Overview: The RNA shown here (transfer RNA) has 75 nucleotides and comes from a Nitrospirota bacterium. The sequence was found in a public genome assembly. The organism belongs to Nitrospirota, within Bacteria. Rfam family: tRNA. Gene Ontology term of the family: triplet codon-amino acid adaptor activity.
[in-house]
RNA sequence: GUGAGUGUAGCUCAAUGGCAGAGCACUGGUUUGUGGAUCCAGUGGUUGAGGGUUCGAUUCCCUUCAUUCACCCCA
Numbered sequence: 001g002u003g004a005g006u007g008u009a010g011c012u013c014a015a016u017g018g019c020a021g022a023g024c025a026c027u028g029g030u031u032u033g034u035g036g037a038u039c040c041a042g043u044g045g046u047u048g049a050g051g052g053u054u055c056g057a058u059u060c061c062c063u064u065c066a067u068u069c070a071c072c073c074c075a
Base pairs, nucleotide, nucleotide: 001071002070003069004068005067006066007065010024011023012022013021018055026042027041028040029039048064049063050062051061052060
C1' cells in the first nucleotide's frame, strides 16, 4: 500500500430500524467474632469521530480515526 474484521458502562460482551441492556467490578445495606462469600438495592453511556438516509439509527450508506488479521513491496 491492498483487502477483511473489530470499536457500545471501569472490564468482558448483548441489542440486525422502534424506551440502550446483562455479567463482573464499584457504592450502600444485609449477613459474619473479623475478612471473604451470600442476599437486597443503587451509581455508572457523546454506542470511536463527522456527515447522510429515515417519522425514528448501536443497527443502513459515505468519510475519517484507532486497532487486529491476511496479502503485496522493500530491508